[in-house]
Transfer RNA from a bacterium, 72 nucleotides, folded computationally.
The prediction has a mean pLDDT of 83.
The RNAcentral record of the sequence draws on ENA.
It matches the Rfam family "tRNA". Rfam's curators write: Transfer RNA (tRNA) molecules are approximately 80 nucleotides in length.

RNA sequence: GGGCGAUUGGCACAGCGGUAGCGCGUCUCCCUUACAAGGAGAGGGUCACUGGUUCGAAUCCAGUAUCGCCCA
Numbered sequence: 001g002g003g004c005g006a007u008u009g010g011c012a013c014a015g016c017g018g019u020a021g022c023g024c025g026u027c028u029c030c031c032u033u034a035c036a037a038g039g040a041g042a043g044g045g046u047c048a049c050u051g052g053u054u055c056g057a058a059u060c061c062a063g064u065a066u067c068g069c070c071c072a
Base pairs, nucleotide, nucleotide: 001071002070003069004068005067006066007065010024011023013021018055026042027041028040029039030038048064049063050062051061052060
């Protein structure tokens, strides 16, 4: 230099054009003498960034950034 892939709550991930979700973690309550486990509930993400297409974009297109793999 070229090609491919990934980027979504604190962490690991799903979501492939029509309301952003699950698990773990966090907080509150119940339970317990207490802790853990269990039960109920809550908070937390302008979906890496900038543009474009579209009635509508996490999703499609272009560029940029970071990380990983391959080729030279």